[in-house]
Molecule: small-subunit ribosomal RNA
Organism: Candidatus Peregrinibacteria bacterium CG_4_10_14_0_2_um_filter_43_11
RNA sequence: AAAUCUUCAUUUUUUAUGAAGAGUUUGAUCCUGGCUCAGGAUGAACGCUAGCGGUGCGCCUAACACAUGCAAGUCGAGCGCCCCUUCGGGGGAGCGGCGAACGGGUGAGUAAAACGUUGGAACCUACCCCGAACUCAGGGAUAACCCGCCGAAAGGCGGGCUAAUACCGGAUAGUCCCGCAAGGGUAAAGAUUUUUCGGUUCGGGAAGGGCCUGCGUAGUAUCAGCUUGUUGGUAAGGUAAUGGCUUACCAAGGCUAUGACGCUUAGUGGGUCUGAGAGGAUGAUCCACCACAAUGGAACUGAGACACGGUCCAUACUCCUACGGGAGGCAGCAGUGAGGAAUCUUCCGCAAUGGGCGAAAGCCUGACGGAGCGACACCGCGUGGAGGACGAAGGCCUUUUGGUUGUAAACUCCUUUUCUGAGGGAAUAAAUGAUGAAGUUACUUCAGGAAUAAGCACCGGCUAACUACGUGCCAGCAGCCGCGGUAAUACGUAGGGUGCAAGCGUUAUCCGGAAUCAUUGGGCGUAAAGCGUUCGUAGGUGGUUAAACAAGUUUGUAGUUAAAUCCGGUCGCUCAACGAUCGAAUCGUUACGAAAACUGUUUGACUAGAGAAUGACAGAGGCAACUGGAAUUUCGCAUGUAGGGGUAAAAUCCGUUGAUAUGCGAAGGAACACCAAAAGCGAAGGCAGGUUGCUGGGUCAUUUCUGACACUGAGGAACGAAAGCGUGGGGAGCAAACAGGAUUAGAUACCCUGGUAGUCCACGCCGUAAACGAUGGAUACUCGGUGUGGAGAGGACUCGACCCCUCUCUGUGCCUAAGCUAACGCGUUAAGUAUCCCGCCUGGGGAGUACGGUCGCAAGAUUAAAACUCAAAGGAAUAGACGGGGACCCACACAAGCGGUGGAGCAUGUGGUUUAAUUCGACAAUAAACGGGGAACCUUACCCAGGCUUGACAUCUCCGGAAUCCCGAUGAAAGUUGGGAGUGCCGUAAGGAAUCGGAUGACAGGUGCUGCAUGGUCGUCGUCAGCUCGUGCCUUGAGGUGUUCGGUUAAGUCCGUAAACGAGCGCAACCCAUGUCCUAUGUUGUAUAUUUCAUAGGAGACUGCCGGCUCCAAGUCGGAGGAAGGUAUGGAUGACGUCAGAUCAGCAUGGCCCUUAUGCCUGGGGCUACACACGUGCUACAAUGGCCGGUACAAUGAGUUGCGAACUCGUAAGGGGGAGCGAAUCUCAUCAAAGCCGGUCUCAGUUCGGAUUGAGGGCUGCAACUCGCCCUCAUGAAGCUGGAAUCGCUAGUAACCGCAAAUCAGACAUGUUGCGGUGAAUAUGUUCCUGGGUCUUGUACUCACCGCCCGUCACAUCAUGAAAGGUGGGGGUGCCCGAAGUCGCGUUAUUCUGCUUCGGCGGAAGCGUGCCUAAGGUAAAACCACUGAUUGGGAUGAAGUCGUAACAAGGUAUCCGUAGGAGAACCUGCGGAUGGAAUACCUCCUUU
Repeated sequence: AAAUCUUCAUUUUUUAUGAAGAGUUUGAUCCUGGCUCAGGAUGAACGCUAGCGGUGCGCCUAACACAUGCAAGUCGAGCGCCCCUUCGGGGGAGCGGCGAACGGGUGAGUAAAACGUUGGAACCUACCCCGAACUCAGGGAUAACCCGCCGAAAGGCGGGCUAAUACCGGAUAGUCCCGCAAGGGUAAAGAUUUUUCGGUUCGGGAAGGGCCUGCGUAGUAUCAGCUUGUUGGUAAGGUAAUGGCUUACCAAGGCUAUGACGCUUAGUGGGUCUGAGAGGAUGAUCCACCACAAUGGAACUGAGACACGGUCCAUACUCCUACGGGAGGCAGCAGUGAGGAAUCUUCCGCAAUGGGCGAAAGCCUGACGGAGCGACACCGCGUGGAGGACGAAGGCCUUUUGGUUGUAAACUCCUUUUCUGAGGGAAUAAAUGAUGAAGUUACUUCAGGAAUAAGCACCGGCUAACUACGUGCCAGCAGCCGCGGUAAUACGUAGGGUGCAAGCGUUAUCCGGAAUCAUUGGGCGUAAAGCGUUCGUAGGUGGUUAAACAAGUUUGUAGUUAAAUCCGGUCGCUCAACGAUCGAAUCGUUACGAAAACUGUUUGACUAGAGAAUGACAGAGGCAACUGGAAUUUCGCAUGUAGGGGUAAAAUCCGUUGAUAUGCGAAGGAACACCAAAAGCGAAGGCAGGUUGCUGGGUCAUUUCUGACACUGAGGAACGAAAGCGUGGGGAGCAAACAGGAUUAGAUACCCUGGUAGUCCACGCCGUAAACGAUGGAUACUCGGUGUGGAGAGGACUCGACCCCUCUCUGUGCCUAAGCUAACGCGUUAAGUAUCCCGCCUGGGGAGUACGGUCGCAAGAUUAAAACUCAAAGGAAUAGACGGGGACCCACACAAGCGGUGGAGCAUGUGGUUUAAUUCGACAAUAAACGGGGAACCUUACCCAGGCUUGACAUCUCCGGAAUCCCGAUGAAAGUUGGGAGUGCCGUAAGGAAUCGGAUGACAGGUGCUGCAUGGUCGUCGUCAGCUCGUGCCUUGAGGUGUUCGGUUAAGUCCGUAAACGAGCGCAACCCAUGUCCUAUGUUGUAUAUUUCAUAGGAGACUGCCGGCUCCAAGUCGGAGGAAGGUAUGGAUGACGUCAGAUCAGCAUGGCCCUUAUGCCUGGGGCUACACACGUGCUACAAUGGCCGGUACAAUGAGUUGCGAACUCGUAAGGGGGAGCGAAUCUCAUCAAAGCCGGUCUCAGUUCGGAUUGAGGGCUGCAACUCGCCCUCAUGAAGCUGGAAUCGCUAGUAACCGCAAAUCAGACAUGUUGCGGUGAAUAUGUUCCUGGGUCUUGUACUCACCGCCCGUCACAUCAUGAAAGGUGGGGGUGCCCGAAGUCGCGUUAUUCUGCUUCGGCGGAAGCGUGCCUAAGGUAAAACCACUGAUUGGGAUGAAGUCGUAACAAGGUAUCCGUAGGAGAACCUGCGGAUGGAAUACCUCCUUU
């Protein structure tokens, strides 16, 4: 609201209405908190685009200036005159009337004189309506007109004539005015043929206006005091009217913290936008009110104005001018210029509505009705509809197969809103007729033909929508987060997609989201936020009870709350927007009633709050005076002798002029050991030897008194550590500043030696601290446990007490339930549950700063911003990482040992340098005898030179020839070129397979780039013991638990405990080798046999046994046996992961790049260079040795392109030789060397050492020059054990000794990998160095300490403060001047005029003058804005300088206040805080 119903109540049904979040701080989490987005709106503007119609809207800026035209006239039925006339009438300028005060515009001013709303009394009102009464008799002028004059003009002057509904006096007069009354005073106009229209007075009405009033109605206190007509009174004046509205006098008031006064801003309301609402923002269009009309002032006329299109004056500006003077006011409608991001036609019409005049016809009307321009907004319509492919072409993508654009198109059929043409054609117009700007209208009929009509933004997340190419931290994007440095869904383009659509985006502004100012609906322990503390004013709030009142409160009735708007119903334009009509709703406010629970007010009562009284008690509470001992220092005397003092170590310093030390004595100042404590007292700051005096507060008990006297507390007042200031004292110790010594790169510090202010006292300032419980005060309620200070009661016991038990009140600690909290934590001493009052907060920085005010002697305190800048800043907790934190543990980590490196020469690798090239990679550990396990050519990737271009290699197509082999020419070779030999296999006889040559293009090829696009592989932490999961449990959550803890282990190994129970990857074991035994077999091993050996299979070791320790668990220590004992030894085996670790040059591979070259072939060169530096090694420096002679013992391996024996030649390397062996058989290889035996050398640059060099040889190989190895002879360098530093190793190990192999033609191998031989020393241990593991703690780190981060200085940019001053502005004050004008006064000489007793008395104009006063001038101040050489700090800015202040114990714990000092961060003194780590002690608590 509707239905049902006669109505009401009630009930029922239907409909309507109605509240969303996201991104971003972190490694992750929760919270706090800001920034940003999604929505709606607009008088908009800009960009791209644009088919139509309807309805609205359209200078927000310069209340800037305006050309031109129009916007207010009308009346001859008020009047005279002039002109024309068709004689009907018409026209013109004047006098006169009404209107011009409306309508229209604008918003400058205005914070109250406005507006909104509600009341009121002391008022006015032309035209209109109603009623009553009247409308008589006169007079003199004047414009127009005529004449004359002045002026350029505007205009003016003089003379003369004339009329009126113009003007004037007279009469009349009441329901008019004055007056107590008597009495006095005041009006008029006529016109017209009719009839009507007027005029005057009075009363009333309607409508309009003036005035007063309660309430409401911006910001700012960095505006706190304002006011002299001010506040009131009396009298007068003035007004339509009240009133200090004005004047005189009197009084001294009035306003203000509930914000006066000042400054800034602003038209107000109905409404509009938004919002769930409460609110917030706003005040275009429409309506109401106000104000204004170039700026300022003033009055006149009038019913009404202090007047937009009137007057006067002043000022500024513009225009005309004959220079003498004049004219003007678009914030009316159009229009112009200017300003601006930006806002329209110099249109039509009075047909409608309305207004003015008129009797009317009518005239006027830029009000209005319409059209035009503008997508500016809202609403509506269209740009076609149906069918149409296993899907055209083209585009794009592609895994190359396809996908997509896409039924989209083409094509077929259909329709005609729209469009074009032609025809018809309204309503708006009523009261009989006439009258239509819009209008070639709306609407409608027919014809034509899909015809005329789609864009814009976006596609990283928020947020719907993805690919390719280009670009390469460039160009650019961006609302926030953020994209872009060669594979960009984020830039640009394209294809595709998404959203909206004649629009779409962007920008600006408002509300929302924002509970982000919180009434609804927030907070303040640590995030921003409790005043340092108390007292107390105003204010706010307030115990029990009774009555009254009715202010608040609740409720009824009545009025008002304009219309429009909003909402609901109905109706009208085809619909809608839009409009019409009816209804509902609305906050508020006024009046009159009602109720009396609550609040309030008044009166009375009460005692539970509060206070008082009495009696006790505790106490570092305060102030003052007196007084005590210990210690330090100084001084005196004495003893005594060479040091003392100080530090990590030293030095400065004191001392032979006698210190330090010791003893005795003296002086002086400051502080008070033990008691002492978690204690006590105080409002806080704070308070400590003792005694005395004065004094404040508290607690307990008695329950005697008062009777709500209470709580809080803006302003205000008092107190208020330390430092500091002033004056005067005092000064022992300590100690800013200062001086010296150290430390250091420096050391304005930390440490040391001195030392002044100060610290102390008195008086006066200062007024701040981490003034902290980071927790305002008061009251009430809400489980417990356990200490402790004070007071009391009861019980038990006792002769009586104490001790003891229970309880009450009041302080002060700890633990904890519920509850709260973001968490940490709080928890009857609340941060719980509630009430009252105060203070404070609203992102970080700028900044507790600037300016201003107040206070202060100063230092400074207090109050307290903005510009600009960032997207965070922050709290708590979590996991890591880190610590010059802690605890525990391990490792050749250190220590204990042995041997080296670093010094020499050489080898080799690397850097650097050089070069045509010295190819490339690898760079702490984890590069550097590494890739490379072997560069003379080859390798080879590099350089020079010569060549090739489908290619050295692969596939496909075509042609030819089998293949293959031989011989020339040329050339450095590659290659180029010529000749010859040769004809195979299968076959259905076409051809095919394999291979060679040629041609064509697809392609090959690349050791070119990217290891930061990758796979695979590897290194490292580390063979360290860790890394995880499922389920459960705990936490809001990240996450935790498990995995911690007590033991134990090599081990997260095992045991026990435990909100965990299990499991996985790791550990261990399983595997291989070695060591012992057994069995079987026995070649090529063994002379033979046992054995060894080889092959194969078994056994053996498990803390199994004994004892100690332990929880009598795991285990550990010792022992026995045993080849081996607690993992037997060695190897292989490497968790989750870390290092964008290494490798695109081993291989593979995405992308990019080269294609007669960055590909391929060839010759030569280079990778081998050489002032130098580093790494890894070899050989040495010698006697534990060198050399010579003799002599003994291995193991692993390798071998046919091979190992190569015997024998033989050579001093030797090696040559000849060729047996044997594809190897348990043969060979390398009698295999060894160190060793052992003997000899010699005798400490020296040597008989050490062997580099270097000369000569002669050997070997490999196409080839030893660059650039190989070996042999012989000769030569004989450095080097005499190695600085700082540094490496390896714990037992068959180190050290020493040789052997073999791979690669390999040879070899630069002293390397590497294996093999055996000889064969030690040391480990008390974990303080320290390094690395690692577990737990814990701190953290501002998370790219994880190689982290983070502070300040000066230098450079650039930006905003801002100060500043000698400068410029401008608004307002006020004093003084001067003073236009126009009202009012007052003077003057009646002039003009006009009334009366007159004709003497004169008046009035008006004019003139003069006074008061007021605009503008102007001037003076001194205050305020505001802009500017200013210079200067101060601030902010920002990939790679500037100096240090390292903070975060860990940040290497001197940090921070607060204060003072001094210093390049800078800062340092130091004094007092304070813990928001300090670690450790120890005390106390309390929890558990036992």